[in-house]
RNA sequence: AGUUGAUAAAGGCAAACUAUCCGAAAGGGUAGGGCGCAAAGUUAUGUGCCUAAAGUAUGUAGAGAUAUACAAUGGCUGGCAGACUGCCGAU
Repeated sequence: AGUUGAUAAAGGCAAACUAUCCGAAAGGGUAGGGCGCAAAGUUAUGUGCCUAAAGUAUGUAGAGAUAUACAAUGGCUGGCAGACUGCCGAU
């Protein structure tokens, strides 16, 4: 440096759920918790998925408003791929 994750050790991360805070929502922060994870480390780049406040269209209403549809500029890296980095063992 390459390949690989059988075994072992040191450690690491943390799903659901609960409390609280932020947010229109999706979702996120912190604490508890522990389903799982060898990149469950970083990155919204591609694809996929979630949400729809503002906006646009239509309807109702005709003062405020309200319903439906469209649609990220809002999110998810623990959906998949890509990029960058990394512990231990084996070879």
The RNA shown here (c-di-GMP-I riboswitch aptamer) has 91 nucleotides and comes from a Candidatus Atribacteria bacterium. Its mean pLDDT, the model's own confidence on a scale to 100, is 83.